Description: A computed fold for a 1477-nucleotide RNA from a metagenome, annotated as small-subunit ribosomal RNA. It matches the Rfam family "Bacterial small subunit ribosomal RNA". The prediction has a mean pLDDT of 85.
RNA sequence: AGAGUUUGAUCCUAGCUCAGGAUGAACGCUGGCGGCGUGUUUAAGGCAUGCAAGUCGUACGAAGUUUUGUAGCAAUACAAAAUUCAGUGGCAAACGGGUGAGUAACACAUUGGUAACCUACCUUCAAGACAGGGAUAGCUCUCCGAAAGGAGAAUUAAUACCUGAUGGACAUGCGGGGACAUAAGUCAUUCGCAUGUAAAGCCGCAAGGCGCUUGGAGAGGGGCCUAUGUCUGAUUAGCUAGUUGGUGAGGUAAUGGCCCACCAAGGCUUCGAUCAGUAGCAGGCGUGAGAGCGUGACCUGCCUCACUGGGACUGAGACACUGCCCAGACUCCUACGGGAGGCUGCAGUCAAGAAUCUUCCACAAUGGGCGAAAGCCUGAUGGAGCGACGCCGCGUGCAGGAUGAAGGCCUUCGGGUCGUAAACUGCUUUUAUAGGGGACGAAUUAGUGACGGUACCCUAAGAAUAAGAGGUUGCUAACUCUGUGCCAGCAGCAGCGGUAAUACAGAGACCUCAAGUGUUAUCCGGAUUUAUUGGGCGUAAAGCGUCCGCAGAUUGUUUGACGGGUUAGGGGUUAAAACCCAGUGCUUAACACUGGGGUUGCCUUUAAAACUAUCAAACUAGAGGGUGGAAGAGUGGAGCGGAAUUGCAGGUGUAGUCGUAAUAAGCGUUGAUAUCUGCAAGAACACCAAAGGCGAAGGCAGCUCACUGGUACACUUCUGACAUUCAUGGACGAAAGCGUGGGGAGCAAACAGGAUUAGAUACCCUGGUAGUCCACGCCCUAAACAAUGCAUACUAGAUUUGAGCCAUUCAGUUGGCUCGUGCCGGAGCUAACGCGUUAAGUAUGCCGCCUGGGGAGUACGGUCGCAAGGCUGAAACUCAAAGGAAUUGGCGGGGGCCCGCACAAGCGGUGGAGCAUGUGGUUCAAUUCGACGCAACGCGAAGAACCUUACCUGGGCUCGAACGGCAUUUCAACGUUCAUAGAAAUAUGGAUAUCCCGCAAGGGAGUAUUGUCGAGGUGCUGCAUGGCUGUCGUCAGCUCGUGUCGUGAGAUGUUGGGUUAAGUCCCGCAACAAGCGCAACCCUUGCCCUGUUUUGCCAUCAUUAAGUUGGGAACUAUCAGGGGACCGCCAGCGAUAAGUUGGAGGAAGGUGGGGAUGACGUCAAGUCAUCAUGGCCUUUAUGUCCAGGGCUACACACGUGCUACAAUGGACGGUACAGAGCGCUGCGAAGCCGCGAGGUGGAGCUAAUCGCAAAAAACCGUUCUCAGUUCGGAUUGCAGGCUGCAACUCGCCUGCAUGAAGCUGGAAUCGCUAGUAAUGGCAGAUCAGCAUGCUGCCGUGAAUACGUUCCCGGGCCUUGUACACACCGCCCGUCACAUCACGAAAGUGGGUUGUACUAGAAGUCUGUGCGCUAACCAGCAAUGGAGGCCACGGCCCAAGGUAUGACUCAUGAUUGGGGUGAAGUCGUAACAAGGUA
Repeated sequence: AGAGUUUGAUCCUAGCUCAGGAUGAACGCUGGCGGCGUGUUUAAGGCAUGCAAGUCGUACGAAGUUUUGUAGCAAUACAAAAUUCAGUGGCAAACGGGUGAGUAACACAUUGGUAACCUACCUUCAAGACAGGGAUAGCUCUCCGAAAGGAGAAUUAAUACCUGAUGGACAUGCGGGGACAUAAGUCAUUCGCAUGUAAAGCCGCAAGGCGCUUGGAGAGGGGCCUAUGUCUGAUUAGCUAGUUGGUGAGGUAAUGGCCCACCAAGGCUUCGAUCAGUAGCAGGCGUGAGAGCGUGACCUGCCUCACUGGGACUGAGACACUGCCCAGACUCCUACGGGAGGCUGCAGUCAAGAAUCUUCCACAAUGGGCGAAAGCCUGAUGGAGCGACGCCGCGUGCAGGAUGAAGGCCUUCGGGUCGUAAACUGCUUUUAUAGGGGACGAAUUAGUGACGGUACCCUAAGAAUAAGAGGUUGCUAACUCUGUGCCAGCAGCAGCGGUAAUACAGAGACCUCAAGUGUUAUCCGGAUUUAUUGGGCGUAAAGCGUCCGCAGAUUGUUUGACGGGUUAGGGGUUAAAACCCAGUGCUUAACACUGGGGUUGCCUUUAAAACUAUCAAACUAGAGGGUGGAAGAGUGGAGCGGAAUUGCAGGUGUAGUCGUAAUAAGCGUUGAUAUCUGCAAGAACACCAAAGGCGAAGGCAGCUCACUGGUACACUUCUGACAUUCAUGGACGAAAGCGUGGGGAGCAAACAGGAUUAGAUACCCUGGUAGUCCACGCCCUAAACAAUGCAUACUAGAUUUGAGCCAUUCAGUUGGCUCGUGCCGGAGCUAACGCGUUAAGUAUGCCGCCUGGGGAGUACGGUCGCAAGGCUGAAACUCAAAGGAAUUGGCGGGGGCCCGCACAAGCGGUGGAGCAUGUGGUUCAAUUCGACGCAACGCGAAGAACCUUACCUGGGCUCGAACGGCAUUUCAACGUUCAUAGAAAUAUGGAUAUCCCGCAAGGGAGUAUUGUCGAGGUGCUGCAUGGCUGUCGUCAGCUCGUGUCGUGAGAUGUUGGGUUAAGUCCCGCAACAAGCGCAACCCUUGCCCUGUUUUGCCAUCAUUAAGUUGGGAACUAUCAGGGGACCGCCAGCGAUAAGUUGGAGGAAGGUGGGGAUGACGUCAAGUCAUCAUGGCCUUUAUGUCCAGGGCUACACACGUGCUACAAUGGACGGUACAGAGCGCUGCGAAGCCGCGAGGUGGAGCUAAUCGCAAAAAACCGUUCUCAGUUCGGAUUGCAGGCUGCAACUCGCCUGCAUGAAGCUGGAAUCGCUAGUAAUGGCAGAUCAGCAUGCUGCCGUGAAUACGUUCCCGGGCCUUGUACACACCGCCCGUCACAUCACGAAAGUGGGUUGUACUAGAAGUCUGUGCGCUAACCAGCAAUGGAGGCCACGGCCCAAGGUAUGACUCAUGAUUGGGGUGAAGUCGUAACAAGGUA
């Protein structure tokens, strides 16, 4: 610090996701040790049990026990000491410990104030403590009660209580002086008067000590007040009656509506009151570069609560966690009458939960309470225990060791890898274990240690006791094999898996971390993705439809004052811990300690005066006013006008008219349309007219009149900052729509009819109502768009047009200035497109708005509206995209240009018939397999009777039908032949014969048997492949290097103007060169020349039946080699070019004809069955051998052909002319036989020699005469021939007989442009035999092409695009099904809360007195009084009750839309002119 993900690719926008750090964590797998930390985040849910606050006998009396003493015989009594327990009394219990429910608040934090206050214990200072009195608990006795507990009587003490005295102190009141402060006021000063208020003793032989009372001061602690800060929601906008203030009284330690009486009517709030939701606050902690964001466990400070609610008492302090009273809920005890309790203390338990520990030790240390002290108490605390929960440290060994062992995995079979790893050799002992020693922490001379026999030290034996987790497609470090086969599964995102998965599972190897490692959850970061630092708004999300304008924000020039903001220095504070730096201590580290820094803030003080604010005084450049002439569909109102449409009346006139792509419906003989005249009505204003004008926008158009708003220009006369922008607010606001009343010609939703269509609730046609028009009132929205807020300033130009002014001209000319309106364009900006002085440039000010797509501008709530609906405006859920601009392609029922037997013009076919052949389908034991639009279908197959043959049935074989290596045995082997069984394969038996080298032993080659390693497979996958092939297409295209342009994909070149069959060539051009294609080079054919002459040829000369022979070398022909054609020549056109048109010459003229030759690529095109080949499958079978059958089936459908339907013909007879091929297992002549197929025969020929071989159409005659025929030949019968082992299934041919359909073929469709179509025959391959097929050959030999509108295919340019698997694309909505979340809903059930009324426990305060009563007073006494107790009444008030609202949660038959889902249904709305933009 970035990365992945939208696309075919690109740039941008935008979201999602990842890598980092962290945690009071949890879960999975695993787990050696130690140190330091840390541990119910959930149910402020309920709690068994134990402990957590007591202490003082030096405050007090009594009792018990023990000991001692005295008296006594003893019981016992007395005294002393020690000790124990309860009580009276004192102090503490308000601390310490826990929790975060409540609280949005002076609760907390920071800053000040208290002159408005309190303070026990402690320190210090001053003064004092005199004289008396009456009770009471305990104890004892009696009684009540189950208990808890209580009642009565008698008795007793005090540092308990009371009375009096004293008081230079204090308090209160009154009066005077002074000081401080000054708003109120206060006082440590001073004087006087009046009233009131104190005390306690204990210990000690004593000294003295500890207490007690009053007052002053201090320290520490607390109360109250103040400024500032402190979450979300406006779908919470108004709240408030003790409310705000005053006066007086009360209350408090103290201010104060804190409380009360009276008076006034205030107080808070868009700078967010009130209400609702959520939440303890802070130091800090986590993260981050920082600014920030998140958080508030542990530790520290403050607050809060103590079962829930209320209340007071005591006290220095509480409205009190382990105190009291009352109410409520819950739990427990009960004798049913009544009682008891409060773990949010430490342990522990149940429950809840993903989840959080021991019912431990000790007061040794630190601290607290009490005590004079010893001491007691202390679940505070110090420690130990449990948990890898976190951080830190250590270990699981170290060195050597290559036959690179065995084994695993992989393998191209060579090897590689785990790997110096192991074994093995040597060494060490941290840790663990065992034994021995053994602390600091103790403060203090001694004694005192829970931790703890711990830390630490020494010794011993022995590598011994100790490694896992996750990952390995990219992001992201790390790769192979096997299994699986869109299954099982993985996944953070992209995505992986459909038979070769580095992505699933296992294994090996590797990578990362390591006593841990992964996952999940949450926070920050990355995210500049809420943007202060640091974003945007023309088209990506985003400028309010427009203007006016209050608050607010911002604001021209000059001078002076001030010192609020601002800036600088000093002071105070900002607790400690934490953080940073330096050092120190634990072996190190974590951790701890010491010192320093910082703590961005607030307060205070001193100074500065530029800027800003404020105050004062001026200025004129902003703004406004005045005067002058000017333009204009600016606004509202009134009046007037002509053209057109329609209607009505009348005339003329006759059969149609209207309408459409074409129709029909409609209108019309009751007279339409057409035409003429007149009248009526409503609406809109042709030409002018424009890139024109005006207005804030919406918008505004005939002419005239008056009223009225704004604007620019000119003059530079006035005011003197009066300005800009504006949340809330106000006004205007197209069309449609609504209300009331008019109006209604034309047009025209709805509706009707007619067409179209599969349908047509549409597009088209004919009608037609609201509406459109007017007046008044609503509605308030638009792609209200320039998709561009307003204002001001600055920053090149060229040109168009409107208004005004200035100068100039003969002019209506020309030039200039200001304002407006357009277009082009520079810099600059922009993702690009584009914008560009009318900015989207450079800046300032203010307002509005945006933050992924969908859900959704929806729901709920509020508000406006008569309604329709508008404004405001979410969430659940769901996706990883949605989107902008541009690029390359493809495509278009877009455009332009061009080509092709593409159409057209022609000729002949197919489609109808019969047959042949291939295919589908069906059938079958099998009908083997492949090929399927063009580009499968007379295709693989250039030839299925057996074979072929792959299929079926049956019978055999298993190293196998063929082949190689090794081992073993055998002998030459193979072979020839016979017999038996059998369908054959095969099996059994017999006969026959035997190789080379070597003296020999033996060896070589070979055959067979057995075993083994390889076999074999037309089994699967052409979507794993090679090779070959088809196709677009013989179409003219396809690319590259360098340069240039563009952020980039890409573009340019290759486009343009011409031209061509051609990206062929020329010219131009930011391109210049080049490659694969085109063309040419090759073959063939057409002309000429030269050479070659046999088997070919024959002009001339002989000769023959015959080029037969002699001869000839001219011609034809053959095989070679040359020439020839190049727009070369002339003319026209053209840019003078390329070229093109015509002509000459020429055998041939513009590539002469034909062939071979097939660019980059497309179709996962075809072929695993030609061959080769990866993987998979099979191995007594999916291999192999044999026989028979099948591939030839047959209701039917299609393709390709043959033969025909006849007279341009059939039949018969006669006559003529080819080319190219083939032939020795062959072609086979003549002759003879047969009607014929054919037979016989065998000459000749290894071929320019012989043979196949007859060419046929044609031509010359004869006949038939339009018929299902003398056409046509299918089918069938009989008789034959040929090939072959074999002709039944299932060959070909011949003769005789038979003589079917068919009379020119519907829709549709194919081929062909010249030696072509059409037509006629010939040959060859395959082949024993079998061709209507295929491949070649020659004969005869046409017609037509105006032309490119249309159909099909293709090329180039351009345009649109939501397509890129590329239109066989994409994609929308209803319906049906499943599922998810949400809304509505008669209601139902909870929670919180408001208001009104009721109720009224305990208690404070207050009032009263039937009652009771020790201290003091009066009284001789009785008794009375003061005071107290108690009882009752009153105010206030908790729970509770009734009624009625608000908010909120859950649920609800039914219902509504929405999201998602694989292949469902119906249509085809959008994307191309998407077929109606």